Background
The RNA shown here (transfer RNA) has 74 nucleotides and comes from a Pseudomonadales bacterium. The coordinates come from a structure-prediction model, not an experiment, and the mean pLDDT is 80. Its Rfam family is "tRNA". Its family is annotated with triplet codon-amino acid adaptor activity in the Gene Ontology. By type it is a transfer RNA.
RNA sequence: CGGGACGUGGCGCAGUUUGGUAGCGCACAUGACUGGGGGUCAUGUGGUCGCCGGUUCAAAUCCGGCCGUCCCGA
Numbered sequence: 001c002g003g004g005a006c007g008u009g010g011c012g013c014a015g016u017u018u019g020g021u022a023g024c025g026c027a028c029a030u031g032a033c034u035g036g037g038g039g040u041c042a043u044g045u046g047g048u049c050g051c052c053g054g055u056u057c058a059a060a061u062c063c064g065g066c067c068g069u070c071c072c073g074a
Stems, first nucleotide, its partner, number of pairs: 001073007010026004020057001028044006050066005
């Protein structure tokens, strides 16, 4: 320098194919059971989807640029 993959709650991931309510597990908070810890059950909090812009009635999803991590080539 060229090419490719990835970036989504505190952590690990799905959702992108086919644009239409942002989800799962763990963790966390509260309550119940328990003498306590732990565990089980119930309920709940937490995201402006890496950043900026464009298309669209509507963008995590499509398009452009940039940033970061990893891989390949020179």